The RNA shown here (Guanidine-I riboswitch aptamer) has 98 nucleotides and comes from Methylomicrobium album. RNAcentral records the identical sequence in 2 taxa. The organism belongs to Methylomicrobium, within Bacteria. Of the family's consensus pairs, 100% are formed in the model.
[in-house]
RNA sequence: AAAAAUGGCGACUAGGGUUCCGGCUCAUCAGUGAGUGUCUGGACCGAGAGUUGCCGGCUCCGGUAGGGGCUACACGGCGGGAUAAAAGCCCGGGAGGA
Numbered sequence: 001a002a003a004a005a006u007g008g009c010g011a012c013u014a015g016g017g018u019u020c021c022g023g024c025u026c027a028u029c030a031g032u033g034a035g036u037g038u039c040u041g042g043a044c045c046g047a048g049a050g051u052u053g054c055c056g057g058c059u060c061c062g063g064u065a066g067g068g069g070c071u072a073c074a075c076g077g078c079g080g081g082a083u084a085a086a087a088g089c090c091c092g093g094g095a096g097g098a
Base pairs, nucleotide, nucleotide: 007055008054009053010052011051012050015045016044020042021041022039023036024035025034026033027032056071057070058069059068060067061066073093075096079091080090081089
């Protein structure tokens, strides 16, 4: 100086918008339609650097079964992408910085 590895999945939360349900407003005889997320909600999306569980990995003991230990650190744009739309989602442990 370079390469490889430093893992996966689930539940939840911070957060997020508004296709659907509901709320509110207006219109309509009614049915229903339009607007509104600067509407608490139902439901939905949701963290590498948040919580937690299971698995995996490394290692030690053990004939085997099985059991013990470890699984570190992590500041971060602009801009773009998906979805109805947005976000701490994805680009991204990126660019950059220390």
Rfam family: Guanidine-I riboswitch aptamer. Its family is annotated with regulation of gene expression in the Gene Ontology.